[in-house]
Context: one part of a larger RNA
Molecule: small-subunit ribosomal RNA, central domain
Organism: metagenome
RNA sequence: UUGGGUUUAAAGGGUGCGCAGGCGGUAUGAUAAGUCAGUGGUGAAAUCCUACAGCUUAACUGUAGAACUGCCAUUGAUACUGUCGUUCUUGAGUACAGUUGAAGUGGGCGGAAUGUAUCAUGUAGCGGUGAAAUGCAUAGAUAUGAUACAGAACGCCGAUAGCGAAAGCAGCUCACUAAACUGUAACUGACGCUCAGGCACGAAAGCGUGGGGAGCAAACAGGAUUAGAUACCCUGGUAGUCCACGCCGUAAACGAUGAUCACUCGUUGUUGGCAACACAUAGUCAGCGACUGAACGAAAGCAUUAAGUGAUCCACCUGGGAAGUACGAUCGCAAGGUUGAAACUC
Numbered sequence: 001u002u003g004g005g006u007u008u009a010a011a012g013g014g015u016g017c018g019c020a021g022g023c024g025g026u027a028u029g030a031u032a033a034g035u036c037a038g039u040g041g042u043g044a045a046a047u048c049c050u051a052c053a054g055c056u057u058a059a060c061u062g063u064a065g066a067a068c069u070g071c072c073a074u075u076g077a078u079a080c081u082g083u084c085g086u087u088c089u090u091g092a093g094u095a096c097a098g099u100u101g102a103a104g105u106g107g108g109c110g111g112a113a114u115g116u117a118u119c120a121u122g123u124a125g126c127g128g129u130g131a132a133a134u135g136c137a138u139a140g141a142u143a144u145g146a147u148a149c150a151g152a153a154c155g156c157c158g159a160u161a162g163c164g165a166a167a168g169c170a171g172c173u174c175a176c177u178a179a180a181c182u183g184u185a186a187c188u189g190a191c192g193c194u195c196a197g198g199c200a201c202g203a204a205a206g207c208g209u210g211g212g213g214a215g216c217a218a219a220c221a222g223g224a225u226u227a228g229a230u231a232c233c234c235u236g237g238u239a240g241u242c243c244a245c246g247c248c249g250u251a252a253a254c255g256a257u258g259a260u261c262a263c264u265c266g267u268u269g270u271u272g273g274c275a276a277c278a279c280a281u282a283g284u285c286a287g288c289g290a291c292u293g294a295a296c297g298a299a300a301g302c303a304u305u306a307a308g309u310g311a312u313c314c315a316c317c318u319g320g321g322a323a324g325u326a327c328g329a330u331c332g333c334a335a336g337g338u339u340g341a342a343a344c345u346c
Stems, first nucleotide, its partner, number of pairs: 004317003007300002012314001014201004021194003025088001027086005033081002035077008049065006091191001092188003095184006103177007110154001114150008125136002162169002206247006215241002220236004258313006266291009276281001296301001319346003328339004
C1' cells in the first nucleotide's frame, strides 16, 4: 500500500459554519472530453515467451513467430459520466398563518435561607463526635423576638419532561435576538450533501487587570484517630467560587456510537402541532423514552433515534512498554496546549 476495521478489544475530530476538493434529483436536445469499437503509424535491438535448428547433451547460440498490455492520428458508436442549452418539482429554500420551549444577551423586581451588626427577653452553657478535644461563652454566648445590611443560590411546580450545534440552560418580569415544528402548496427551480486547511463557539480548574466576598472551601493552623496519619472525622481558614473585560482551549467534552440520504416486523408511554369526531377512539408530521422480532454482533447487546441493508464525504486505527515523552515547529503572560518520533525492551 491492498485488504480489514473504529459502542465495550487499537481507532469518531468537543461542537458548528464553511472556501478548495469529492459526490450529486427528473425529462430532453446538442457535443463527443472520459468510455467503447474499427483502421493506420509507432512501440530499436537484445531480454522474456513459443516453435524449429547448431555445438555429443546442457548452459550458450541462431532463425522465425508471438508479445511489447503503451502512445499518436483517424473513422465511427452515444447507454453511462462530463460540458453547454432547455425543462420539471419530489431534494433544498422562500412566503403566509399558527404553535412551542430552563435557547441566548442586557435591565428591573421578589421571597425563603445563611451570616453579620444593633436592640430586647433570658441564664449557663453552646457547639461538635463513634467517643472526645481544639473552638465559642458571665466582657452575657447558645436559644427566642424586632430592625438593618451583605453576598450567593433560586424550594414546591419538576417529569427516563422541554430547549440548544456542542459546551450547556431553571425564581418572576421587560426589551432585544435566534431557532424548531405544524398547516397551506402561493413563489424560486437542484440553489443540494460532505468538508482537508481556515474561522467561530467551547464545562471545571487556572492566569492577567479592577471590583466583590454571605456561605462553601484547595493550601495552611489546631484538635482527634493511629504504631505512624503530611489522610479519612472535628474546629477554624486564605486563594478560589461571584461580577466586568481579556487570556487559556482542555475533560470519562460519553450515546465511550461522525454528518447526510434512502429502505426494512410489531407493542407501549409521552412532548409540540394538524385534522376527523358528541364521546370513546383511531390517524398523521416532528421529537423524547421503554420493550420485543428479523438481520447483525465475539458476546454483552443493538434493533425505524440501528450497532440492520445500501450510497456519498470527512476523521481516525494497525502488538505492549518507552510515550502523548524527546527534538523541532507553532500557539500562550504563565501553567501548558497542538503537532509528534526513535534507540532500547518484552